[in-house]
RNA sequence: CUCAGGACGAACGCUGGUCGGCGUGCCUAAUACAUGCAAGUCAAACGCUUCUAUUCCUAAACCUUCCGGUCUGUUAAAAGAGGAGUGGCGGACGGGUGAUUAACACGUGGGUAACCUGCCUAUCACCGGGGGAUAACACUCGGAGACACGUGCUAAUACCGCAUAGAUCUUCCCACUGCAUGGAGGAAAUAAGAAAUACACUUCUGCGUCACUGAUAUAUGGACCCGCGGCGCAUUACCCAUUUGGUGGGGUAACGGCCUACCAUAGCAACUAUGCAUAACCGACCUGAUAGGGUGAUCAGUCACACUGGGACUGAGACACGGCCCAUACUCCUACGGGAGGCAGCACUAUGGAAUCUUCCGCAAUGGACCAAAGUCUGACCGAGCAACGCCGCGUGAUUUAAGAACGUGUUCGGGUCCUACAACUCUGUUGUCAUAGAACAACAUGCGUGACAAGAAGAUGCUCAUCUCUUGACGGUAUCUGACCUGAAAGCCACGGCUACCUACUUGCCAGCAGGCGCAGUAAUACCUAUGUGGCAACCGUUGUCCGCAUAUAUAGGGCGUAAAGCGAUCGCAAGCGGUUACUUAAUUCUGAUGUGAAGUCCCCCGGCUCAUCCGCGGACGGUCAUUGCAAACUGCGAUACUUGAAUGCACACGAGGAGACUGCAAUUCCAUGUGUAGCGCUGAAAUGCGUAGAUAUAUGGAGGACAUCCAGUGGCGAAGGCGGCUCUCUGGUCUGUAAAUGACGCUGAGGCUCGAAAGCGUGGGUAGCAAACAGGAUUAGAUACCAUGGUAGUCCACGCCGUAUACGAUGAGUGCUAAGUGUUGGAGGAUUUCCGCCCUACAGUGAUGCAGUUAACGCAUUAAGCACUCCGCUUGGGGAGUACGACCGCAAGAUUGAAACUCAAAGGAAUUGACGGGGACCCGCACAAUCGGUGGAGCAUGUGGUUUAAUUAGAAGCAACGCGAAGAACCUUAACAGGUCUAGACAUCCUAUGACCACUUUAGAGAUAGAGUUUCCCCUUAGGGGGCAAAGAGACAGGUGGCGCAUGGUUGUAGUCAGCUCGUGUCGAGAGAUGUUGGGUUAAGUCCAGCAACGAGCGCAACCAUUAUUGUUAGAGACCAUCAUUAAGUUGGGCACUCGAAGGAGAAUGCCGGUGACAAACCGGAGGAAGGUGGGGAGGACGUCAAAUAGUCAUGCCCCUUAUGAUCUGGGGUACACACGUGUAACAAUGGGAAGUACAACGAGCAGCUAAGCCGAGAGGCCAAGCAAAUAUCAGACAAAUUCUUUCAGUUCGGAUAGCAGGCUGCAACUGGCUUGCAGGAAGCCGGACUCGCUAGUAAUCGAGGAUCAGCACGCAGGCGGUGAAUACGUUCCCGGAUCUGGUACACACCGCC
Repeated sequence: CUCAGGACGAACGCUGGUCGGCGUGCCUAAUACAUGCAAGUCAAACGCUUCUAUUCCUAAACCUUCCGGUCUGUUAAAAGAGGAGUGGCGGACGGGUGAUUAACACGUGGGUAACCUGCCUAUCACCGGGGGAUAACACUCGGAGACACGUGCUAAUACCGCAUAGAUCUUCCCACUGCAUGGAGGAAAUAAGAAAUACACUUCUGCGUCACUGAUAUAUGGACCCGCGGCGCAUUACCCAUUUGGUGGGGUAACGGCCUACCAUAGCAACUAUGCAUAACCGACCUGAUAGGGUGAUCAGUCACACUGGGACUGAGACACGGCCCAUACUCCUACGGGAGGCAGCACUAUGGAAUCUUCCGCAAUGGACCAAAGUCUGACCGAGCAACGCCGCGUGAUUUAAGAACGUGUUCGGGUCCUACAACUCUGUUGUCAUAGAACAACAUGCGUGACAAGAAGAUGCUCAUCUCUUGACGGUAUCUGACCUGAAAGCCACGGCUACCUACUUGCCAGCAGGCGCAGUAAUACCUAUGUGGCAACCGUUGUCCGCAUAUAUAGGGCGUAAAGCGAUCGCAAGCGGUUACUUAAUUCUGAUGUGAAGUCCCCCGGCUCAUCCGCGGACGGUCAUUGCAAACUGCGAUACUUGAAUGCACACGAGGAGACUGCAAUUCCAUGUGUAGCGCUGAAAUGCGUAGAUAUAUGGAGGACAUCCAGUGGCGAAGGCGGCUCUCUGGUCUGUAAAUGACGCUGAGGCUCGAAAGCGUGGGUAGCAAACAGGAUUAGAUACCAUGGUAGUCCACGCCGUAUACGAUGAGUGCUAAGUGUUGGAGGAUUUCCGCCCUACAGUGAUGCAGUUAACGCAUUAAGCACUCCGCUUGGGGAGUACGACCGCAAGAUUGAAACUCAAAGGAAUUGACGGGGACCCGCACAAUCGGUGGAGCAUGUGGUUUAAUUAGAAGCAACGCGAAGAACCUUAACAGGUCUAGACAUCCUAUGACCACUUUAGAGAUAGAGUUUCCCCUUAGGGGGCAAAGAGACAGGUGGCGCAUGGUUGUAGUCAGCUCGUGUCGAGAGAUGUUGGGUUAAGUCCAGCAACGAGCGCAACCAUUAUUGUUAGAGACCAUCAUUAAGUUGGGCACUCGAAGGAGAAUGCCGGUGACAAACCGGAGGAAGGUGGGGAGGACGUCAAAUAGUCAUGCCCCUUAUGAUCUGGGGUACACACGUGUAACAAUGGGAAGUACAACGAGCAGCUAAGCCGAGAGGCCAAGCAAAUAUCAGACAAAUUCUUUCAGUUCGGAUAGCAGGCUGCAACUGGCUUGCAGGAAGCCGGACUCGCUAGUAAUCGAGGAUCAGCACGCAGGCGGUGAAUACGUUCCCGGAUCUGGUACACACCGCC
């Protein structure tokens, strides 16, 4: 840093039953607002005015016998409805918003003896008598309009006097009372009020109701004051001038610098004032185990605001959202003169934005204003509408059923899965559709009737109560009920690498993409995309954003600071925090109880109502660091009293490079003078610069000057730290030990602050011998602004002042107490002993090294704690950016102190472990070096590779560990590459069908493959049915691929390395990784063995077992051999098995024996015997693992790719090319040789498509002919070098043989590209090879030949063998290379080809 949980006024993507209920809905622009509505009401306060299907009066007309009826008109009155006005009450409530505000704004608890309060309630009292106006209205008149001027009339519950009174105010007196100012009561004097209304009834006297006036007391609502509580920044530290207080006055409902005049200069602040930034506050909401953290939508309380700013008026109440005035901005009207407006009320619109609704219904209910009442008004409110925005609930069917259908998708091809799913049968009807019935929410009030009953002289009237009747529903024909109908109309989203439940296939190929972080993808992706399947949730599901949690990761509960981040460089010390013992008082703190309050709602518990639930109702409980008041007194605190052990003092003794100043001595360096003396000195890895014949260095004597402090000297001493070292003197600080005289807690820590503080550096003035930044030239080097060397200035030294930092470290703050031991050393003290020196014991104060308990992540610490506790201070919270920037402050400057953010990474870091590594260490080994011998590298040729070329030059192998390698044989074939010609079920395999031929031979065409023609017309067994083989034809399943991936693989192989290692079980140690064993001491070729050891055992390796070789018996002598006896030209033959030899099977060597060394071991050294001596020689045999080592082209195999071709076939050419480079070889350069001649001595092997004798031909290669041998017989096959003799005599030769000519031979279908070989002639480079580099330790190197595989032929090759001749050297392990073990280091782990 990330994730899993919960939440949201949310938004976006996909989907959705337009199912139900309950909630919620501009978080942004306190942006602008068209239109409509949101505050009116009262005629029972008043005058005026309009109207009428009304009533009455009256007139005319008509009808009627009359009573009377109909119609029209008019006047007056009444009634009803309306209009504006005067007047009253209400527009200060209700509704909205959160801009301001860090404030008595809010919350909580108090105070007002410093206050007000309309309407309502209770009580007491009054209600007499007058007056003058004014709007409306009428007339006139200005203006576009809004709106006015003037004249005249009129009313009131409008307005103004008079009478009437207590309260109240002021003054004084009296007696009470309170926490201060004060309060309350009594008496006297002074001033001060109203609507004789309105309505109903009346016996006209009154009475009732509603109002009005005065007073008292409640209630309600407000006002002011106070304590406490809740944000950030000190990179905001000082702020304030009416500021703080007093006196007089004013003002207010009221206190107050609230205002004013005068006087004084106070007040606040590190317990954070002032300033800046941010923010309405709370009940509560979310989260959390709690403590806390975050938030302040809806609901409820308070506050503030109403376009912005200011102001007052009216009123009980406002400095007033839908009132007034002024000013600004904006919008609108205008006749340009002037006017109008304020949705943060409900809807709506525009804009902004990711984003938030209807210009709805009704006053039926609840609530409000007015009213006597009916009633009117009410976008409050009740309802409906829109939106999956949230929560809750329901549904999208249920039962039975396996042919386990089909499709899809995996597949080991058998089957699995989707799936007891679809279909099918039976059933239901929640929702839905249609239809019937159909609610509750309604209680009042009014009116009528009846009954009871205050008041009233009585009656009337009628308060109040009861009862009856009538009427009132927006939602809504809704909820609900009932009936009918049909499975019919109703499932998606996300995930599936681990965290985290859930996997496979295809596609893609570090591309496209994913991703919360880790990370995935480069051809076999469980991580991308798609599909199947699965998991989770579900009308939703995911993503994004924000908050809490996880996070004990700011830690009060509940962390740390030696090395991970973190102890100030060090003392002193104000504030502040903490504080020894004893007894007492008090009760602030503390404990406990009571009372008050902590609104409702919410959370929790119980019960109840909507079918359940969400939701709603009732009750309870909970909730404060609150207020008041009791009790207790252990602890803390206040007060006062004692004490001595903490602390400091006194007295006695001691210690030391403790500090400051002054004086003074010595060695050495350098310089100067003089003498002696001569050519170098000096320096270095080696040199040079430098000094020196103008006399250096060296040496002797004398002198000058500055700095330093040898030996003693010591994990010795002192100091707070920095630091302090010659001697002496003066001044001065500290500590230890002993004693116990006096004081009596006087103590500890210590933010700010003061002081000290290495070196370097700065300023002023001195001084300067040596050393020496900078600088100069000399070296080194690829370069060398370095290391080395020669010089050399600041500086280093002194005085005075500044700086204030260091790995200022014990990386460890100070103080106090406690907690095992023994030991070294410094300082004194006491005791015992002793003639003395000394030694021993005890308790202190320092300073070291071990070590237990304990502790620690480990390392480690451990009475000098990093242990157990207490007190106080400082510091820390991922790495980088950065101790940087800005600001402030300090400084002469250099710089110091304080000290961020943006951005960026998923780590950075500590301790320990295992490896690997080192131009670390120790020890050991190897042809590793050294020593010896012989080579490569130079020339020619052969061969392989690279490169180039080409139609193709097929392809692989690449440091050691590719390059005479695969290839133990490329002319065709091989052959895979190239050109051209052909075939398409195929050159090769299986199955099926029908058939009986095909092959072969002859011939024609062709480069050939092939094509045409002709000839030819199958075999075996049989139970007689048939079966099998072979051949060609047909059709498709398929064949085929030396096509790709050795980084998908098996198998095989290389390599370090025949190096001595690699592990396991149990136990033990460690928190763990791991360790131990396997280390250490010896020894060995060896982890071989011995002894030791918290290890004891075991396995794979080592060794041995195996075959071979060296010696020798035994057995048997065939084709081997021949001593004796015969015999031959000849072991030729007889004979023999003694010898040689081959074969089989034995013996032999075991450090067994002796001596010495060693630890009485293992073992080593020497010796004897022995053919062989210390694994006798050489083989085979190769541990765990490493190099993604090599091989897909030996073989096998997965996936991909081609299928009239990337398959198959034929001919030809290619792989053999050739300016060049490299590797491996061969044969030379010669006399230790070349040539010639004669002449000795081997071994392993091979052979019938073979080896081929003898004989003949040829100069030779070879040819012809022809015995023997499937081999101890015959053949290949007469080995060579050596030795002997002759020649050659140092030359490009009698060396060397390349190149190329002529003539031959052999193999083969074929020899031009392209084979080998013979003879003759020809005769290139080369005279021993630069740097470098390879092999080898004894029958080895060197040298010499001979055989074999492959193979028709072809060998200078062979990690394939054979024998002949046959050396030299190894002092030794310093160095180079490689390796084993142990150890210290590491920032490496892909591991030094690392990291950076």